[in-house]
RNA sequence: ACGAAGAUCCCGGGGUGCCUGACACAGGCUGAGAUUAAACCCGUUUAACCUGAUCUGCAUAAUGGCAGCGUAGGUAGUGAGUUCGUUUCGAAAG
Numbered sequence: 001a002c003g004a005a006g007a008u009c010c011c012g013g014g015g016u017g018c019c020u021g022a023c024a025c026a027g028g029c030u031g032a033g034a035u036u037a038a039a040c041c042c043g044u045u046u047a048a049c050c051u052g053a054u055c056u057g058c059a060u061a062a063u064g065g066c067a068g069c070g071u072a073g074g075u076a077g078u079g080a081g082u083u084c085g086u087u088u089c090g091a092a093a094g
Stems, first nucleotide, its partner, number of pairs: 001086005008080002010077001011043004017029005049074003055068004089094001
């Protein structure tokens, strides 16, 4: 210098639905996460999330619950640093 890789630090992005009980609030369902936890997930790679969408099919008490759409379009780091490999410099340490 190049390449690959899982964690760490800093910075940033995102969602929070359905049902029952009169409301608050509590309970039930799926999920990593269903509103304060600074938790969970994601940051240029086809797995965060949004749009299409009052979409289509299946299932359900009901709902992105599952799948299609979707290698779609948009969207937040060319961050620091570590490890490994290759190359270069060096007698070696580096």
Molecule: TPP riboswitch aptamer (THI element)
Organism: Lachnospiraceae bacterium